[in-house]
RNA sequence: GAGCCGGCUGGGCGGCCGCGGCCCCGGUUCGCCGGGGUCGAGGAAAGUCCGGCCUCCACAGGGCAGGGUGCUGGCCAACCGCCAGUCGGGGCGACCCGCAGGACAGUGCCACAGAGAACAGACCGCCACCCCGCGCGAGCGGGGCGGCAAGGGUGAAACGGUGCGGUAAGAGCGCACCAGCGGCCGGGUGACCGGUCGGCUUGGUAAACCCCAGCCGGAGCAAGGUCGAAUAGGGGACGCACCGGCCGCGCAACGCGGCCGCGGAGGCUGGCCCGGCCGAGUCCCCUGGUGGACCGCACGAGGCCGGCGGCAACGCCGGUCCCAGAUGGAUGGCCGCCACCCCGGGACCUCCCGGGGCACAGAAGCCGGCUUACAGGCCGACUC
Numbered sequence: 001g002a003g004c005c006g007g008c009u010g011g012g013c014g015g016c017c018g019c020g021g022c023c024c025c026g027g028u029u030c031g032c033c034g035g036g037g038u039c040g041a042g043g044a045a046a047g048u049c050c051g052g053c054c055u056c057c058a059c060a061g062g063g064c065a066g067g068g069u070g071c072u073g074g075c076c077a078a079c080c081g082c083c084a085g086u087c088g089g090g091g092c093g094a095c096c097c098g099c100a101g102g103a104c105a106g107u108g109c110c111a112c113a114g115a116g117a118a119c120a121g122a123c124c125g126c127c128a129c130c131c132c133g134c135g136c137g138a139g140c141g142g143g144g145c146g147g148c149a150a151g152g153g154u155g156a157a158a159c160g161g162u163g164c165g166g167u168a169a170g171a172g173c174g175c176a177c178c179a180g181c182g183g184c185c186g187g188g189u190g191a192c193c194g195g196u197c198g199g200c201u202u203g204g205u206a207a208a209c210c211c212c213a214g215c216c217g218g219a220g221c222a223a224g225g226u227c228g229a230a231u232a233g234g235g236g237a238c239g240c241a242c243c244g245g246c247c248g249c250g251c252a253a254c255g256c257g258g259c260c261g262c263g264g265a266g267g268c269u270g271g272c273c274c275g276g277c278c279g280a281g282u283c284c285c286c287u288g289g290u291g292g293a294c295c296g297c298a299c300g301a302g303g304c305c306g307g308c309g310g311c312a313a314c315g316c317c318g319g320u321c322c323c324a325g326a327u328g329g330a331u332g333g334c335c336g337c338c339a340c341c342c343c344g345g346g347a348c349c350u351c352c353c354g355g356g357g358c359a360c361a362g363a364a365g366c367c368g369g370c371u372u373a374c375a376g377g378c379c380g381a382c383u384c
Stems, first nucleotide, its partner, number of pairs: 001384003005380005011338007019040009042360001046371002049369005054220004066216002069213002071085005086100001087098004101211002106209002108205003123152002125148003129144006160178006179201001181198007224295004233286006243261007266278004302321008340357007
């Protein structure tokens, strides 16, 4: 200098004005108001992609269907998570990436090109034998009958690869090494690794159906629960009515309607009595659960510090702290100074002046993860 991996941080101080929760004090017309104190967003609060807590519904047990997981071991409440390893691929390296079970259970597919694409295939070719022609001859050309997967060519892929032998030419036909398969031995908890022996070899695709193993009931805080106006329904108590008089309708009545008197539950009059006014309805209980209010809802798989065990994820023990809780939805706005970065100017060795910038974003039941967004800054390990 280039690179690689991990962790932390996500501006600071002050002034003024404001917002939400809780506590205290004072006032209050009981609706609230004023003052003081205290607490008040994030590493992702986001996407809502996984998993759980919690709530309601369903549920003897088992199975089918459906869904998701998929190398091994461990961690965790659980996981499509994390840690450690194995194998494969990439990089000189630190390191990174991997939807990484099974293709002798069965079925399907393998485009184009190519003669042939699965228990294949003679297109160009190679070789033996026979016939014909040519040539003195080695041989050459044509035809027939066979053998051959070594060479060429096509393709992502051509039925193990390279080499030697062998053969008429060839071929695991034989041998050596390599790859693969199987057995045995050794190491490892295991994935797997190493060695040795054997017969010589059985394409790919399961991010195609499928098979195997183990897992999963559904819906979700608008879950769900408590209290409950108003209206409506049912029941009850008290009252008006029922009494007297007059008028109207009427042949009349003890009928119907109206007015007055007496009486009148209840209501208003600042809490009570008297008094005054209004007065035909008023009040109580039950059912139901609407508007609404409250709970769920903030002590938790909790944060910090230390010790111990473990390579680690993580676990155990001790100490210490209490840390948002709105529901038209608070956590903000303005100003000044400083820090950082950029631009311009002046001085000239590190200062001054002016201007600009300072991310992504933002709780709504809670928690553990994953993924995505992010200006800038700091620290540590490692590689070339």
This is a predicted structure of a 384-nucleotide RNA (Bacterial RNase P class A) from a soil metagenome. The sequence is in RNAcentral, with records from MGnify. Its mean pLDDT, the model's own confidence on a scale to 100, is 79.